The prediction has a mean pLDDT of 82. A computed fold for a 75-nucleotide RNA from Ferrovibrio sp., annotated as transfer RNA.

RNA sequence: CGGGGUGUAGCGCAGCCUGGAUAGCGCGUCUGUUUUGGAUACAGAAGGUCGCGUGUUCAAAUCACGCCAUCCCGA
Numbered sequence: 001c002g003g004g005g006u007g008u009a010g011c012g013c014a015g016c017c018u019g020g021a022u023a024g025c026g027c028g029u030c031u032g033u034u035u036u037g038g039a040u041a042c043a044g045a046a047g048g049u050c051g052c053g054u055g056u057u058c059a060a061a062u063c064a065c066g067c068c069a070u071c072c073c074g075a
Base pairs, nucleotide, nucleotide: 001074002073003072004071005070006069007068010027011026012025013024020058029045030044031043032042033041051067052066053065054064055063
């Protein structure tokens, strides 16, 4: 320098190809019940600029372009 993968909640991920209705799952965290206390169990809650920006569209996590971070391959 060229090509490709990945980026979504504290952590791990799905959803993207084929745009659509309040963006979800597991673990974790917090609160309550239970317990002498803890664990377990049950009930509930909080937590997201969907890496950043621009564009297309009635509508973008999803499509297009540019950029950033990281990983792999090649030179």